[in-house]
RNA sequence: GCCGUUGUAGCUCAGUGGUAGAGCACUUCCAUGGUAAGGAAGGGGUCUGGGGUUCAAGUCCCCACAACGGCU
Repeated sequence: GCCGUUGUAGCUCAGUGGUAGAGCACUUCCAUGGUAAGGAAGGGGUCUGGGGUUCAAGUCCCCACAACGGCU
C1' cells in the first nucleotide's frame, strides 16, 4: 500500500427494514441469628462518527475512525 472481519447496556454477546434484547454485573426488597447461595422487582443505551436511500435504518449504501486478521 491492497483486501477482509468486527464496533449494540459496566462486561460477554443476540438482534428478518417496523416500539433495542439476553446472560453476568449493579440497586431495592424477601428470606437467614448473620453471610453466601436462593426468590421477587427495578435502573442502566443518542446502537463508533458523518452523509445517503426509504414512509420508516442497529439492520441497506458511501466516507472516516478504532480494534483484529490476511496479502504484498